Predicted 3D model of a 102-nucleotide RNA (Glycine riboswitch aptamer) from Bacillus taeanensis. Lineage of the source: Bacteria > Bacillota > Bacilli > Bacillaceae > Bacillus. Its mean pLDDT, the model's own confidence on a scale to 100, is 76. The model forms 85% of the base pairs in the Rfam consensus.
RNA sequence: AUGAUCGUUGUGGGAGAGUGCAUUGCAAACGCCACCGAAGGAGCAAGUUUCAAAAAAACCCUUGAAACAAAUCUCUCAGGUAGAUGGAACCACAACUGGACG
Numbered sequence: 001a002u003g004a005u006c007g008u009u010g011u012g013g014g015a016g017a018g019u020g021c022a023u024u025g026c027a028a029a030c031g032c033c034a035c036c037g038a039a040g041g042a043g044c045a046a047g048u049u050u051c052a053a054a055a056a057a058a059c060c061c062u063u064g065a066a067a068c069a070a071a072u073c074u075c076u077c078a079g080g081u082a083g084a085u086g087g088a089a090c091c092a093c094a095a096c097u098g099g100a101c102g
Stems, first nucleotide, its partner, number of pairs: 007096007018033001020032002034081003040077001041075003047068007
């Protein structure tokens, strides 16, 4: 002295699915039914590691068990299905941390 990936914060954009029925002046809440996945949460593959058994000089190979292991996949607990709000999926910008590379 250049200032990457990741991470944190802020701003902007940001889909889907009933303005359902009942109650009610209206809305919300509660009750009933139907639905959505991109707040959050949960589950799983390949693979990696370990242990045991068989074999075996040892390793590899085979079988069983356990742990780690992704999502835009699955679940729909939560949340949501007019508007508002929300929408840590994703995208853009700014700041901070950091210090890859040169």